The RNA shown here (transfer RNA) has 73 nucleotides and comes from Dongia mobilis. Rfam family: tRNA. It is annotated as a transfer RNA. Taxonomically the source falls in Dongia (Bacteria, Pseudomonadati, Pseudomonadota, Dongiaceae).
RNA sequence: GGGGCUGUAGCUCAGUUGGGAGAGCGCUAGCUUUGCAAGCUUGAGGUCGUCGGUUCGAUCCCGAUCAGCUCCA
Numbered sequence: 001g002g003g004g005c006u007g008u009a010g011c012u013c014a015g016u017u018g019g020g021a022g023a024g025c026g027c028u029a030g031c032u033u034u035g036c037a038a039g040c041u042u043g044a045g046g047u048c049g050u051c052g053g054u055u056c057g058a059u060c061c062c063g064a065u066c067a068g069c070u071c072c073a
Stems, first nucleotide, its partner, number of pairs: 001072007010025004019056001027043001029041003049065005
């Protein structure tokens, strides 16, 4: 320098009709227990990497760019 993959909650990850942003774990609070753990219930937590474009409407389509991984040279 060129090709490919990945980027969504604190962590690990889903998300195909383009229209609701989600799960598990973790955290908060309550119940339960002598206490802890486990269990049940509740709540908080988001610039969907960034910028631009298409569209009535974009996590999703298009372009550029940044970061990480990987292959070739």